[in-house]
Predicted 3D model of a 75-nucleotide RNA (transfer RNA) from a bacterium.
RNAcentral records the identical sequence in 2 taxa.
RNAcentral holds the sequence, with entries from ENA.

RNA sequence: GCGCCCGUAGCUCAGUGGUAGAGCGUUUCGUUGACAUCGAAAAGGCCAGAAGUUCGAUCCUUCUCGGGCGCACCA
Numbered sequence: 001g002c003g004c005c006c007g008u009a010g011c012u013c014a015g016u017g018g019u020a021g022a023g024c025g026u027u028u029c030g031u032u033g034a035c036a037u038c039g040a041a042a043a044g045g046c047c048a049g050a051a052g053u054u055c056g057a058u059c060c061u062u063c064u065c066g067g068g069c070g071c072a073c074c075a
């Protein structure tokens, strides 16, 4: 330098053109003598950033940034 993959809640991930979910974690309540377990509820992200296409984008296209892998260059 070229190509490919990834970037969604604190963490691990799902999702797919019609304003986003799970598990774990956090908080509160119940249960207990207490803790744990278990049950219930809640908070928490507009989806890496920007532009474009579209009536409408997290999802399509382009660029940028970050991470990973492969190839090339490099004596």
Stems, first nucleotide, its partner, number of pairs: 001071007010024004018055001026042005048064005